[in-house]
Context: one part of a larger RNA
């Protein structure tokens, strides 16, 4: 000098674009953050319409017995309606957060899989025949403070289970040809054997099953690179290899049994400490050094530890089970919870609103309308950063007043002010008023922007002035009070302390502190 997710002190006009818990992966009140589909299914509340209609009974007539019957209308039936639950499907594995752990095939880079999987999507081919038994909801009874649960009965499906069928597919056996990268791969034909399906419809279609290919996403393996310490020198028993089996989508000590005794290490094993990695960012002429906030890619985690279930995909942040700590409720028998989602609270040393909207972009579900979306788009707060603009311009010497200083002559403040003439950027006022949206639909927002009128009005501070280092005098103080980045100032004439005048630098900032080059 440059830089920062900065903080602190003094000061503070506007706008645009960014950024904003670096500490306690500390604890969390409250609200919201993942639902959707009635074109899969049964049942169906409130409400509405029509008809019937118990009961009350206005009016009129009356032989006073009664007749008439507007209106209100319990209730019933039919049609409609579709709330809130339930079964079922898809999605809750994405999106969002954090960096605790991890020195590792975790990440980066380049390869391999003849050792693999892939819902939704696309393409192609071939199919969907015929049956069955349940169960939730619901009803009844019951238990419990609650969470919730038990028993009996009823019912549906694109829920579940057999059977049939098999172009192709899997498995077993044996064969031929071609090829390769070792195990082998591909193609063809054969025998035996095994496995499938679901309907809905507004009749347009949408779904279902099998096989093959694609696309997308993932899994595993390998070469190289990836912090510090030797005041860590030996480490290792599923350890290293083999055979067999199991397991997995798949290779493999991944697991198990048996056999062998190996494997790693001064080219730094093991141990300890520290740390998410990268694209990038800062600095530097470069080489290098430092960092890993925001944005993007990968990984890991979801109070701590462990486990599996479901599923195409998880060992699953707002799923399940167990244990632990903490916390809440309790009728003491037992239950509930997990903000490292968005806001917000306490705590800690510093970091924002319990805002608006799904209008756009994107996502989930749906045929669609649409619903949901604290993703996202916006707004609010903060000079936290970068950039831009303003706080006026020209003229104006009696060099005014005041102030400071003085050798008392003057000098400086200083064209500075006053005064004259202009201008209107920003702010304020009035009027118009978007694009972003595609036929409709705009949170932002009467915003951006445009036009007009109006007044110099509403808008400057901070640090420094001994040398380094641009900028000097007076007074006060008297090794005191104090200053200080280094050298060093201060003990009676201090350009170094304090104040004032003047000056220098930067400027809506200026200094200080911390850290990196």
């Nucleotide at each position: 000098g440059g830089a920062u997710g900065a903080a602190c002190g003094c000061u503070g006009g506007c706008g645009g674009c960014g950024u904003g818990c670096c500490u306690a992966a500390c604890a969390c009140a409250u609200g919201c953050a993942a639902g959707u589909c009635g074109a899969g299914c049964g049942a169906g509340a409130a409400g509405g319409u029509u008809u019937c209609g118990a009961a009350u009974g206005a009016u009129u007539c009356u032989u006073c017995g009664g007749a008439u019957g507007a209106a209100u209308g319990a209730g019933a039936a039919a049609c409609u309606g579709g709330a809130g639950a339930g079964c079922g499907g898809c999605g809750g594995a994405c999106g969002g957060g954090u960096g605790a752990g991890u020195a590792a095939c975790g990440c980066g880079u380049g390869g391999g899989u003849a050792a693999c999987c892939u819902g939704c999507c696309c393409u192609a081919u071939g199919g969907a025949g015929g049956g069955g038994g349940a169960u939730a909801a619901c009803u009844a009874a019951g238990u419990g403070a609650a969470g919730a649960c038990u028993u009996a009965g009823c019912u549906a499906a694109u829920a579940c289970c057999g059977c049939a069928u098999a172009a192709g597919c899997g498995c077993a056996c044996a064969g031929u040809a071609u090829c390769g990268c070792a195990u082998g791969a591909u193609a063809c034909a054969g025998u035996g054997u095994g496995a499938a399906a679901a309907a809905c419809u507004c009749c347009g279609g949408u779904g279902c099953c099998a096989u093959a290919g694609g696309a997308u996403g993932g899994a595993c393996c390998c070469g190289c690179g990836u912090a510090a310490g030797a005041u860590u020198a030996g480490c290792u028993a599923g350890u290293u290899g083999g055979u067999a089996a199991g397991g997995u989508a798949a290779u493999g000590g991944c697991u198990u049994a048996c056999c062998a005794a190996g494997g790693c290490g001064a080219c730094g094993a093991u141990c300890u400490u520290u740390a998410g990695c990268c694209g990038a960012c800062c600095u530097g002429a470069g080489a290098g050094g430092g960092u890993g906030a925001u944005c993007g890619g990968c990984c890991a985690c979801a109070u701590u530890g462990g486990g599996a279930c479901u599923g195409a995909g998880a060992c699953a942040c707002g799923g399940c089970c167990c244990a632990a700590a903490c916390u809440c409720c309790u009728a003491c028998g037992g239950g509930g919870g997990g903000c490292a989602g968005c806001a917000g609270u306490g705590g800690g040393g510093a970091u924002a609103u319990u805002g608006c909207a799904c209008a756009a972009u994107g996502g989930a579900g749906g045929a669609a309308a649409c619903u949901c979306u604290g993703a996202u788009g916006c707004a609010g707060c903060a000079a936290c950063g970068c950039c831009g603009c303003g706080u006026g311009a020209a003229g104006g010497a009696a060099g005014a007043c005041g102030g400071a200083u003085u050798u008392c002559g003057g000098u400086c403040u200083g064209u500075a002010a006053a005064c004259u003439u202009c201008u209107a950027u920003c702010a304020g006022c009035u009027g118009g008023g978007a694009a972003g949206a595609a036929a409709a639909u705009g949170a932002c927002g009467g915003u951006a922007c445009c036009a007009g009128a109006c007044u110099a009005a509403g808008a400057a501070g901070c640090c420094c002035c001994g040398g380094c280092u641009a900028a000097c005098u007076a007074c006060g103080u008297g090794c005191c009070a104090g200053c200080a980045g280094c050298c060093g100032c201060g003990g009676u004439a201090a350009u170094a302390c304090g104040u004032a005048g003047g000056g220098g630098g930067c400027a809506a900032g200026c200094g200080u502190u911390a850290u990196c080059c």